[in-house]
The RNA shown here (Guanidine-I riboswitch aptamer) has 107 nucleotides and comes from a Gammaproteobacteria bacterium. Its mean pLDDT, the model's own confidence on a scale to 100, is 84. The sequence was found by an Rfam model in a public genome assembly.
RNA sequence: UGAAUGUGCAUCUAGGGUUCCGGUUUCGCGAGCGCGCGGAGCGCCCGGUCCGAGAGAUGCAAUCCAGCCGGUGGCUGGACACACGGCGGGACAAAAGCCCGGGAGAC
Numbered sequence: 001u002g003a004a005u006g007u008g009c010a011u012c013u014a015g016g017g018u019u020c021c022g023g024u025u026u027c028g029c030g031a032g033c034g035c036g037c038g039g040a041g042c043g044c045c046c047g048g049u050c051c052g053a054g055a056g057a058u059g060c061a062a063u064c065c066a067g068c069c070g071g072u073g074g075c076u077g078g079a080c081a082c083a084c085g086g087c088g089g090g091a092c093a094a095a096a097g098c099c100c101g102g103g104a105g106a107c
Stems, first nucleotide, its partner, number of pairs: 007061006015051002020048002022045001023042008063079007082102001084105001088100003
């Protein structure tokens, strides 16, 4: 200096917005003032559904190494490290630590 590798999925969390549900404000209608239905608005509405981490957690699998066996494979044990990071763009209703992205860049 160059190349390759640093895996996938599931559950959850940090976080996220507002389709749906709920909440709430307002207007209208119906009524036995509670309340019900409909329109408009509010996510600076601590909620449910939902989205959700390469650098967060857990689990399963894959891969690699060693050994054994009745050997297209199976079993057992082990390894699976490290990781600072814009601007900008994209999707779903919308946003985000999602995707572009272990990117650009920095060390």